The RNA shown here (c-di-AMP riboswitch aptamer (ydaO/yuaA leader)) has 172 nucleotides and comes from Thermosediminibacter oceani.
The sequence is in RNAcentral, with records from Rfam and Ribocentre.
The organism belongs to Thermosediminibacter, within Bacteria.
Model confidence (mean pLDDT): 78 of 100.
RNA sequence: UAAUCUUGAACGCUGAGUUCUUUCUAUGGCCUACCCCAUAGAAAGAAGCGGGGGACCCAACACUUGGGGUGAAUCUCCUUCAUAAUAGGGAAUGAGACCCUAUUAUGAGGAGUAGGGUUACCUCUUCAACCCGAACCCGUCAGCUAACCUCGUAAGCGUGGAAAGAGGAGGU
Numbered sequence: 001u002a003a004u005c006u007u008g009a010a011c012g013c014u015g016a017g018u019u020c021u022u023u024c025u026a027u028g029g030c031c032u033a034c035c036c037c038a039u040a041g042a043a044a045g046a047a048g049c050g051g052g053g054g055a056c057c058c059a060a061c062a063c064u065u066g067g068g069g070u071g072a073a074u075c076u077c078c079u080u081c082a083u084a085a086u087a088g089g090g091a092a093u094g095a096g097a098c099c100c101u102a103u104u105a106u107g108a109g110g111a112g113u114a115g116g117g118u119u120a121c122c123u124c125u126u127c128a129a130c131c132c133g134a135a136c137c138c139g140u141c142a143g144c145u146a147a148c149c150u151c152g153u154a155a156g157c158g159u160g161g162a163a164a165g166a167g168g169a170g171g172u
Stems, first nucleotide, its partner, number of pairs: 011158004018047012048153006058143001066141001067138004075112004080108011115132005121168006127161001
């Protein structure tokens, strides 16, 4: 000097997932103690943000091919693999098991894609680059929907083009 890994702080990103109050407990500070202050945890509540259910009117004519919700996360394809079902054929045959082909369905894998995100003050537009394109839940049931009812407020991470234009904010 460079690279990699780990830890801490600050900052930042996806996301609704943030802020405040009260009580109790513990630790620390002043103190003999109480009171008070700070931090952490637990319980309860409020505000903000996000979601679901739910009339008239409107809409819909669906409801085992079940249906629906949160979310950007839908949809298409495959000289691929596995499983199941159906049909045909082969051997054999009383039948079944076995082998091959095709179709359908499900899952895995792959290639795309509707759509979504980041590139460090914010918003919009443009160019470029890099990513995501999941997962979970309800349980036969839900269109919209005022009043009303109700739920959540997590989890997981580390981009650098400090790009161009316009409008703002802030600072000097």